[in-house]
RNA sequence: GCGCCCGUGGCCAAGUGGAUAAGGCACAGGUUUCCUAAACCUGCAUUCGGACGUUCGAGUCGUCUCGGGCGUA
Numbered sequence: 001g002c003g004c005c006c007g008u009g010g011c012c013a014a015g016u017g018g019a020u021a022a023g024g025c026a027c028a029g030g031u032u033u034c035c036u037a038a039a040c041c042u043g044c045a046u047u048c049g050g051a052c053g054u055u056c057g058a059g060u061c062g063u064c065u066c067g068g069g070c071g072u073a
């Protein structure tokens, strides 16, 4: 350089066109307890690396770009 794959909350991660963006861990508040832990309840992404486009509708499709991984020379 070329080809392929990935990028979603603090971390891991589901979702591959129909709208409330699952779940786990962490964190914060609460219930309980003499206190802590455990258990249970609630909250936490006004938004999916960035920009533009397609569409009535985009995390999901396209183009460019940034970052990471693998293959190839």
Base pairs, nucleotide, nucleotide: 001072002071003070004069005068006067007066010025011024012023018056027043028042029041030040031039049065050064051063052062053061
Molecule: transfer RNA
Organism: Acetivibrio alkalicellulosi